[in-house]
RNA sequence: GAGGGUAUAGAUCAAGUGGUAGAAUGCCUGCUUAGCAUGCAGGAGAUCCUGGGUUCAAUCCCCAGUACCCUCC
Repeated sequence: GAGGGUAUAGAUCAAGUGGUAGAAUGCCUGCUUAGCAUGCAGGAGAUCCUGGGUUCAAUCCCCAGUACCCUCC
């Protein structure tokens, strides 16, 4: 220098190809216990990497950029 991939909850990861997204784990509350752990129930937590464009509407489509990973030179 060229090509490809990834970016979503605190951390680990899904889903969805236009109509505001879930799991498990962690956190909080309650129950359980003499107390803790485990277990059970409930809850909070995401401007879906950033900025533009298209659209009535963008996490999704288009363009540019950033970070990381892989391959080639």
RNAcentral holds the sequence, with entries from Rfam. This is a predicted structure of a 73-nucleotide RNA (transfer RNA) from Camelus ferus. Taxonomically the source falls in Camelus (Eukaryota, Chordata, Vertebrata, Camelidae). It matches the Rfam family "tRNA". Its family is annotated with triplet codon-amino acid adaptor activity in the Gene Ontology. The coordinates come from a structure-prediction model, not an experiment, and the mean pLDDT is 83.